[in-house]
The RNA shown here (transfer RNA) has 72 nucleotides and comes from a Candidatus Liptonbacteria bacterium. The organism belongs to Candidatus Liptoniibacteriota, within Bacteria. The sequence was found in a public genome assembly. It matches the Rfam family "tRNA". The family's RNA type in Rfam is transfer RNA.
RNA sequence: GCCGGCGUAGUUCAGUGGUAGAACGUCAACUUGGUAAGUUGAAGGUCAAGAGUCCGAUUCUCUUCGCCGGCU
Repeated sequence: GCCGGCGUAGUUCAGUGGUAGAACGUCAACUUGGUAAGUUGAAGGUCAAGAGUCCGAUUCUCUUCGCCGGCU
């Protein structure tokens, strides 16, 4: 230099055009002899950035940035 993959909650990941979710973690309540285990609930996201297409974009297209891999 060229090609490909990935970027979504604190962490690991789902979500392939129609209100963004799970597990773990955090906090609270209940339960318990008990700080654990269990049950219930809550908080937490400008979906890496910008632009385009579309009635509508996390999703499709282009550019940029970051990470990983391959080729030379």